[in-house]
Context: one part of a larger RNA
Molecule: small-subunit ribosomal RNA, central domain
Organism: metagenome
RNA sequence: CUGGGCGUAAAGCGCGUGCAGGCGGUUUGGUAAGUUGGAUGUGAAAGCUCCCGGCUCAACUGGGAGAUGCCGUUCAAUACUGCCAGACUAGAGGACGGUAGAGGAAGGUAGAAUUCCUGGUGUAGUGGUGAAAUGCGUAGGUAUCAGGAGGAAUACCAGUGGCGAAGGCGGCCUUCUGGGCCGUUCCUGACGCUAAGACGCGAAAGCAUGGGUAGCGAACGGGAUUAGAAACCCCGGUAGUCCAUGCCGUAAACAUGCAAACUAGGUGUUGUGGUGUAAAAGCCAUCAGUGCCGCAGCUAACGCGAUAAGUUUGCCGCCUGGGGACUACGGCCGCAAGGUUAAAACUC
Repeated sequence: CUGGGCGUAAAGCGCGUGCAGGCGGUUUGGUAAGUUGGAUGUGAAAGCUCCCGGCUCAACUGGGAGAUGCCGUUCAAUACUGCCAGACUAGAGGACGGUAGAGGAAGGUAGAAUUCCUGGUGUAGUGGUGAAAUGCGUAGGUAUCAGGAGGAAUACCAGUGGCGAAGGCGGCCUUCUGGGCCGUUCCUGACGCUAAGACGCGAAAGCAUGGGUAGCGAACGGGAUUAGAAACCCCGGUAGUCCAUGCCGUAAACAUGCAAACUAGGUGUUGUGGUGUAAAAGCCAUCAGUGCCGCAGCUAACGCGAUAAGUUUGCCGCCUGGGGACUACGGCCGCAAGGUUAAAACUC
């Protein structure tokens, strides 16, 4: 130096951007660093291998020969890798013309509904449950009509439909803005892939400051249930949920890291192109996405099966019996809560 693995058994970082590093398309010439061969030097002794000998044998031991690996010098080879110079277009990027979309940010706006307030009508209940009660109501409730206030969320459309790297994104309009896909094959000419550190994004809850608060609702109070009821059910209800700014950095962030190539088919759907039509419907095709079934193959099985878990390559991350332990200590980060990195004794 070398093993076997990572969908569900231990194991893919929550996701991205990207420096170093690793790896890198086709082709010509040069070079000869890696690489390969020859020569030579060195490679102490012991040890190792072979041969011969000494202790009765062996271990042990004496003598001789040799070898592995490493290194220096020199000559040569040039397939591959590197380096230098030149060329190419299949990778990558750009241009031009189209195109779908809850992608992001800010601002504005609409209707339905809940609640509350004011007024009208109206009178005794209402609400809630398995059944009740607490609660609300003759200080006029519930119901109903009209008006007003305010906050939050956007029914139908809506779809194994779309977009985004992931978290995630859903009324409508405007502005700003990211990415994708298709077509033309016009330009650049390997500009690429991956990515330790690093940096950024990152649901919910939580934290800080200020606002807001309709509904819902941890905590809390009450009513029930029950042997009890610290719950499930009911009546209330604070934080929170919402907004701005800043933290936190975690999730069953889900089960499959990223990129590339190759390997039967069938069927649905989204985008695009073509055909068709007055417009459609319909039909066809290939890319790009998203599903189902399935051959070969793979798999312990379940299953996967061109969106691979098949066949290969490059790079990264991770695992190495269960518990102790998503812990202790220390470091770093955080206002805190805590996060991250991460043992051992002991035990089975």